Notes
Bacterial RNase P class A from a Candidatus Saccharimonadota bacterium, 335 nucleotides, folded computationally. NCBI's taxonomy places the organism under Bacteria, Bacteria candidate phyla, Candidatus Saccharimonadota. It matches the Rfam family "Bacterial RNase P class A". Rfam classes the family as a ribozyme. The prediction has a mean pLDDT of 79. It is recorded under the gene name rnpB.
């Protein structure tokens, strides 16, 4: 140089002018009008997860239903994230992994096949037999995704098999060593009945509901209901818990509050391998309610994607044109 493989950044630019929202000054009785200023995103999206907040017990207890499953850590919290550990891919940077149980039980394993798992002989082999029959045989072929599941080599047999031995290997169990730990390593013991848990199920964790159209306010009467019950909140369901019930009048403050200063943002620092965390400084950075964030012109250039708040906030996923910066790996070439 190419080729590769993981980050990050950015998201047309400068200028006039017209306009919309909010706030703030000014004037006002109270708007309008004027002037200043400040005005979408990396995903603001999907609405799949977690927290906040706010009701209803400060959300208690049990079934049921659901999600999630290697170890340590981070976190307000997670089913996210950071490291590492097993596995599996790659020559290497590096990627990928629903990664607990299949000796609890249960069920399933199409189609082909004798047989899909404790029960079995199609073809071979051996025994037999004039030839069948019938017995042995899971070592070889044959079907299938998977065929009894420990491979090679020896003995061993009438043929053969972990039936037996010696070497590799495979789970599991002990014991030591190293490691917070998953785990690895090394000895040694007994051992061999397939898969499937994104079937059911078992085990461990967690999870009450409903969501800003949450919620903010009641108070007088009249009737019926009675003293611990109907009923009603209340959710899939029962304990618990809380509440008298329907009607009439008045009130509705609200075009308001919630509502945006916040487990936030930026800069430096330290502490960690990292997520993260401490710590100083620093700025105020949309808050609409029918929904503002636009339009018009000028000029440059590589002619510009996927898209726009609607309580917040961490986070996953998904879209995304073009340009830019680094970090490793490989291999060619120069010095």
């Nucleotide at each position: 140089g190419c080729a590769g493989u993981c980050c990050g950044c950015u998201a047309g630019a400068c200028g006039a002018c017209c306009g919309c929202u909010u706030g703030c000054c000014c004037c006002u009785u109270a708007a309008a009008a004027g002037g200043c200023a400040a005005g979408a995103g990396g995903a603001a999206a999907g609405u799949c997860c977690g927290g906040g907040c706010a009701g209803c017990a400060u959300a208690g207890g049990a079934u049921a239903c659901g999600a999630c499953a290697g170890u340590u850590g981070c976190u307000a919290a997670c089913g996210g994230c950071a490291a590492c550990c097993g596995g599996g891919g790659g020559a290497a940077a590096c990627c990928c992994u629903a990664g607990g149980g299949a000796a609890a039980g249960u069920g399933c394993c199409a189609c082909a096949g004798a047989a899909a798992c404790a029960a079995a002989a199609c073809c071979g082999c051996c025994g037999g037999u004039a030839a069948a029959a019938c017995g042995g045989u899971a070592a070889g072929g044959g079907u299938g995704a998977a065929a009894u599941g420990a491979g090679u080599g020896g003995g061993g047999u009438a043929a053969g098999a972990g039936c037996c031995c010696a070497c590799a290997g495979c789970g599991u169990c002990a014991u030591a060593u190293g490691g917070u730990g998953a785990c690895a390593u090394a000895u040694g013991g007994a051992g061999a009945a397939g898969g499937u848990a994104a079937a059911c199920c078992c085990u461990g964790u967690c999870g009450g509901c409903u969501g800003c159209a949450a919620g903010g306010a009641g108070g007088c009467u009249a009737g019926c209901a009675u003293a611990a019950a109907a009923g009603a909140g209340u959710g899939a369901u029962c304990c618990g818990c809380u509440c008298g019930c329907u009607g009439g009048c008045c009130g509705a403050u609200a075009c308001c509050c919630g509502c945006u200063u916040g487990a936030a943002u930026a800069u430096a620092u330290c502490a960690g391998c990292a997520a993260u965390g401490g710590u100083a400084u620093a700025a105020c950075u949309a808050g609409a309610u029918a929904g503002a964030u636009g339009g018009u012109c000028g000029u440059c250039c590589u002619c510009g994607a996927c898209a726009a708040a609607a309580c917040c906030c961490g986070g996953c996923u998904u879209a995304c044109a073009g340009g830019c910066u680094g970090g490793c790996u490989g291999c060619c070439u120069a010095a």